């Protein structure tokens, strides 16, 4: 820095002792024990192995296959099968290599519809959707 993913899913125990949920605003979590840290144990399936299964293409490729043709040849066509594009595409598993186990990424924050509320007007709203924009993870 790019490209995917984020409404699903997964907690017990030791040490520790006051935070924690990124900033901030709201809301929650918390001494029935917070962060951290260390055990063991689950999710899930992003990478990698592994096993399955799928359609295409191939002049420059192979073939103790199969069928046609005639010029009858280690001939041509087609088909099939390997192989190759090839780090495809799908699904399966969980060996490895991360991630993750309170609340959607907790919500909001800007912009844009909706609704509710007010209602002369300015407006307001952490109700609902969709983008932005920030983060996380993972790959590269």
């Nucleotide at each position: 820095c790019u490209c995917a993913u984020c409404c699903a899913g997964a907690g017990g125990g030791g040490c520790a002792g006051a935070g924690g949920g990124a900033a901030c605003g709201g809301c929650c979590c918390g001494a029935c024990g917070a962060a951290g840290c260390c055990c063991c144990g689950g999710c899930a399936a992003c990478c990698g192995c592994a096993c399955c299964g799928c359609a295409g293409c191939g002049a420059c490729c192979c073939g103790u296959c199969c069928a046609g043709a005639c010029c009858a040849g280690c001939u041509c066509u087609g088909g099939c099968g390997g192989c190759g594009c090839a780090c495809g595409c799908g699904g399966u598993c969980a060996c490895g290599g991360u991630g993750c186990c309170a609340a959607c990424u907790c919500c909001g924050c800007c912009c844009c519809g909706g609704g509710a509320c007010a209602a002369c007007g300015c407006g307001u709203c952490a109700c609902c959707g969709g983008g932005a924009c920030a983060g996380a993870u993972g790959a590269g």